Predicted 3D model of a 347-nucleotide part of an RNA (small-subunit ribosomal RNA, central domain) from Fontibacter sp. 20053. Rfam family: Bacterial small subunit ribosomal RNA.
[in-house]
Context: one part of a larger RNA
RNA sequence: UUGGGUUUAAAGGGUGCGUAGGCGGCUUUAUAAGUCAGCGGUGAAAGUUUCAGGCUCAACCUGGAAAUUGCCAUUGAUACUGUAUAGCUUGAGUGCGUUCUGGGUACAUGGAAUUUAUGGUGUAGCGGUGAAAUGCAUAGAUACCAUAAGGAACACCGAUAGCGUAGGCAUUGUACUGGGACGUAACUGACGCUGAUGCACGAAAGCAUGGGUAGCGAACAGGAUUAGAUACCCUGGUAGUCCAUGCCGUAAACGAUGAUCACUCGCUGUCAUGCCUUUAUGGUGUGGUGGCCAAGCGAAAGCGUUAAGUGAUCCACCUGGGGAGUACGCCGGCAACGGUGAAACUC
Numbered sequence: 001u002u003g004g005g006u007u008u009a010a011a012g013g014g015u016g017c018g019u020a021g022g023c024g025g026c027u028u029u030a031u032a033a034g035u036c037a038g039c040g041g042u043g044a045a046a047g048u049u050u051c052a053g054g055c056u057c058a059a060c061c062u063g064g065a066a067a068u069u070g071c072c073a074u075u076g077a078u079a080c081u082g083u084a085u086a087g088c089u090u091g092a093g094u095g096c097g098u099u100c101u102g103g104g105u106a107c108a109u110g111g112a113a114u115u116u117a118u119g120g121u122g123u124a125g126c127g128g129u130g131a132a133a134u135g136c137a138u139a140g141a142u143a144c145c146a147u148a149a150g151g152a153a154c155a156c157c158g159a160u161a162g163c164g165u166a167g168g169c170a171u172u173g174u175a176c177u178g179g180g181a182c183g184u185a186a187c188u189g190a191c192g193c194u195g196a197u198g199c200a201c202g203a204a205a206g207c208a209u210g211g212g213u214a215g216c217g218a219a220c221a222g223g224a225u226u227a228g229a230u231a232c233c234c235u236g237g238u239a240g241u242c243c244a245u246g247c248c249g250u251a252a253a254c255g256a257u258g259a260u261c262a263c264u265c266g267c268u269g270u271c272a273u274g275c276c277u278u279u280a281u282g283g284u285g286u287g288g289u290g291g292c293c294a295a296g297c298g299a300a301a302g303c304g305u306u307a308a309g310u311g312a313u314c315c316a317c318c319u320g321g322g323g324a325g326u327a328c329g330c331c332g333g334c335a336a337c338g339g340u341g342a343a344a345c346u347c
Stems, first nucleotide, its partner, number of pairs: 004318003007301002012315001014201004021194003025088003029084003033081002035077004040072003048066007091191001092188003095184007103177006110154001115149007125136002162169002206247006215241002220236004258314006266292011277280001296303002320347003329340004
């Protein structure tokens, strides 16, 4: 390379937007570039295949034919692809009506609880554990009551419920703002799909500057346990966790399942929203989200209209284990580190 694959064996990019490129709905006309057919030229010889012949045979040699699947020119064909043209509405989008939403940002807001401070009541313990001790406490702790401060998180509702492209999103209210669904069929008229490079977003931890710090809590200290115990348990506790701004750019960023389109039995929940009627525990449609299964697929587990089934288009990725996501180089970063990414050797 051909070919085969990517839920779990190696392999789907963390997610989106989107450039180039690739691919692309129905109808008309033109063209004839691709495509197809005829004819002409060329496609050296040797070689190859085949039919004859010559060395006693064969290898070898000689002659004829074929093939040389190609290229060029020319004459035609026009279904398909392309190009141009004129239209269409079902793909896509817009409008209008109804509606859903923990989608986002900002500013406010509430109660419970923890902690601390002050005051009061009150007296000898509290706390903690498997058991203890460190620790706190007669300078009055723990407990109970009142008041105040401050920070962080939002019990119940709460749900294989909802929303968001992913990361993710939950007290309550307001403002601004995003998206989807259903219905309608007024408008545009293929405007579409995918998407290398690129750009943007991207949990937690970490970094920078400035705030904040109740609880929790890496590091650290002490007490235990133990042969030891740089741990698990306990008492403390700094960074951090929180806010603002700017970096970082990674995760089991998972459905371990790329996006889009079409097709392929059913049953049963649930969310949103229509329609029908005999108004019922009813029927039926669209879009989400779950469970169980037919066919089919699969090594099996399992998947099964939300496919891992049957097909199509585009992108990404894989090619034995280790060495190694390492070295070197380059790019990015304040750094931490990230991206790209080998080989020797070895089994």
Model confidence (mean pLDDT): 87 of 100.